Large-subunit ribosomal RNA, domain III from Thermoactinomyces sp. Gus2-1, 390 nucleotides, folded computationally. Its Rfam family is "Bacterial large subunit ribosomal RNA". RNAcentral holds the full RNA, with entries from ENA and SILVA. Lineage of the source: Bacteria > Bacillati > Bacillota > Bacilli > Thermoactinomyces.
[in-house]
Context: one part of a larger RNA
RNA sequence: GAGUAGCGAAAAGAAGGGUGAGAAUCCCUUCCACCGAAAGCCUAAGGUUUCCUGAGGAAGGUUCGUCCGCUCAGGGUUAGUCGGGACCUAAGCCGAGGCCGAAAGGCGUAGGCGAUGGACAACAGGUUGAGAUUCCUGUACCACCUUGUUCCGUUGACGACGGGGGGACGCAGGAGGGUAGAGAAUCGCGCGACUGGUUGUGCGCGUCCAAGCAGUGAGGCUGAAGAGACAGGCAAAUCCGUCUCUUCUUAAGGCCAGGCUGUGAUGGCGAGGGAAGUUUCAGUACCGAAGUUCUUGAUCUCACACUGCCAAGAAAAGCCUCUAAGGAGGAGCAAGGUGCCCGUACCGCAAACCGACACAGGUAGGCGAGGAGAGAAUCCUAAGGUGCUC
Numbered sequence: 001g002a003g004u005a006g007c008g009a010a011a012a013g014a015a016g017g018g019u020g021a022g023a024a025u026c027c028c029u030u031c032c033a034c035c036g037a038a039a040g041c042c043u044a045a046g047g048u049u050u051c052c053u054g055a056g057g058a059a060g061g062u063u064c065g066u067c068c069g070c071u072c073a074g075g076g077u078u079a080g081u082c083g084g085g086a087c088c089u090a091a092g093c094c095g096a097g098g099c100c101g102a103a104a105g106g107c108g109u110a111g112g113c114g115a116u117g118g119a120c121a122a123c124a125g126g127u128u129g130a131g132a133u134u135c136c137u138g139u140a141c142c143a144c145c146u147u148g149u150u151c152c153g154u155u156g157a158c159g160a161c162g163g164g165g166g167g168a169c170g171c172a173g174g175a176g177g178g179u180a181g182a183g184a185a186u187c188g189c190g191c192g193a194c195u196g197g198u199u200g201u202g203c204g205c206g207u208c209c210a211a212g213c214a215g216u217g218a219g220g221c222u223g224a225a226g227a228g229a230c231a232g233g234c235a236a237a238u239c240c241g242u243c244u245c246u247u248c249u250u251a252a253g254g255c256c257a258g259g260c261u262g263u264g265a266u267g268g269c270g271a272g273g274g275a276a277g278u279u280u281c282a283g284u285a286c287c288g289a290a291g292u293u294c295u296u297g298a299u300c301u302c303a304c305a306c307u308g309c310c311a312a313g314a315a316a317a318g319c320c321u322c323u324a325a326g327g328a329g330g331a332g333c334a335a336g337g338u339g340c341c342c343g344u345a346c347c348g349c350a351a352a353c354c355g356a357c358a359c360a361g362g363u364a365g366g367c368g369a370g371g372a373g374a375g376a377a378u379c380c381u382a383a384g385g386u387g388c389u390c
Base pairs, nucleotide, nucleotide: 013031014030015029016028017027018026032387033386034385035384040367041366042365046347047346050345051075052074053073054072055071056070060068061067080141081140082343083342084341085340087118088117092113093112094111098107099106100105122139123138124137125136126135142339143338144337145336146335147334148333149332150331151330152329158326162322163321164320165319170309171308172307173306176302177301178300181296182295183294184293185292187206188205189204190203191202208268209267212263213262214261215260216259219256220255221254222253223248224247225246226245227244228243229242230241232240233239269291272287273286310313353362354361369381370380371379372378
């Protein structure tokens, strides 16, 4: 220079009370204002204790500070079923032997690793200061072991790293079924103040519940069953495939399948009412009404199911079946038991991640209500969250 620029989105604060040495800034209450396809909620990555409680105020906080994502201390993350591993494979990577190469090393068979994919058994409610599909309550399911029981089995049940099926797949468009959600009425409980006026056809709130099990089957796909033969599927096969014949016929059967009904539920939730005690432990314990109908309706689901199109749209395992070697056990039901390792707090369009900062930037996925509207635009609102730290 200079007590100057600046104090980081112009969404906005105000009053009363409390605490305290000290309050525009902390806490509570009542208003006001802002977002509301977000400035709400869930979650991946990333962060790594920032979470909760008590205490503190040197420094950090663009002012202040009794406050904090700051400092100190203590506490907090509970799983057979959620995500990952004890399962599978893709691109890619590693790679016994091997090939190549002055060396280092490069490539690559068998084999292995590797999710962003496949497979796979739990839902509802409650609870803490902080965890919950993990704890608790209720109701389930899966795998294995043991025991019991019934049936089948040396006239061979069962049985694989092998054979076959399946898993198994693109995009666009339209139609239909269903559900979530929403709105109105009904019903239940409560309210009656302000006002020029409103006991009425008024106002406010609520009007719900899963997995599982049993039944049903919108719709879609497929001809179905039996017998015989066979140089195919690297061996075998009763399986698959090919061929021939018979029966049934356009329906039945089989497969997939959302949903609905009953049960689950004599349970839970539920507006509201509401103690004792008090320094704290309270809107806590406890009690608990109605819980129906109609309309609308998805971008969700049936399901890439159908139709169309060209650029012609993974693999492997789980699963089913067939036999080979082997071979004496295998299957159903019931009861009891067992169930490993890692993650789980909190932020997550942000003051906690990436940007040197409590930075107007960036950050994958899901949910995403009402009125008006074609709409996830836009404006105003709900639930919820904020007023952007002078």